[in-house]
RNA sequence: AACAGACUUCGGGGCAUGGUGAAAUUCCAGACCGACGGUGAUGGAUGGUGACAUCCUUAGCCCGUGACCCGUCUACAUGAUGAAAAAUGUAGCGGUGGAUUCGGUAAAAAGCCGAAGCCGACGGUGAAAGUCCGGAUGGGAGAAGUACUGUU
Numbered sequence: 001a002a003c004a005g006a007c008u009u010c011g012g013g014g015c016a017u018g019g020u021g022a023a024a025u026u027c028c029a030g031a032c033c034g035a036c037g038g039u040g041a042u043g044g045a046u047g048g049u050g051a052c053a054u055c056c057u058u059a060g061c062c063c064g065u066g067a068c069c070c071g072u073c074u075a076c077a078u079g080a081u082g083a084a085a086a087a088u089g090u091a092g093c094g095g096u097g098g099a100u101u102c103g104g105u106a107a108a109a110a111g112c113c114g115a116a117g118c119c120g121a122c123g124g125u126g127a128a129a130g131u132c133c134g135g136a137u138g139g140g141a142g143a144a145g146u147a148c149u150g151u152u
Base pairs, nucleotide, nucleotide: 001152002151003150004149005148006146007145008144009143010142017029018028019027031131032130033120034119035065036064037063038062043056044055045054046053047052060118061117069095070094071093073092074091075090076089077088078087100116101115102114103113104112122134123133124132
């Protein structure tokens, strides 16, 4: 220094202002928000005489992931006792899982610049929810760190 393990910490944002109405942050006008990893531009930094090389950087709608949800699947636990079943829970595996075009720059962009669009789980709620309440002081893709352990 690299790899693996252990431990610690972090790890989701948003309806202003109005209209209608008995009642709406749920309808209408309008406003606001965008998890995680990856991805050759422009641009920046470093090196080089130069050609160029290395690194950094840009996505809600490009490729994947996670959460939620589903399963006649597998394992374990509870049931649970003398022996079982239904069912429940945890983990694994599988399934599902929304939405973009045009122009410009450029050797090359659905990511940059400009413009116009579109999307957003489930349950609840005197009126229908991306934004309120709830599961959630949860979980998690992942990220950072360690004076820890092991191997090379």
Predicted 3D model of a 152-nucleotide RNA (FMN riboswitch aptamer (RFN element)) from a Chloroflexota bacterium. Taxonomically the source falls in Chloroflexota (Bacteria, Bacillati). The model forms 100% of the base pairs in the Rfam consensus. It matches the Rfam family "FMN riboswitch aptamer (RFN element)". Rfam describes the family as follows. The RFN element is a highly conserved domain that is found frequently in the 5'-untranslated regions of prokaryotic mRNAs that encode for flavin mononucleotide (FMN) biosynthesis and transport proteins.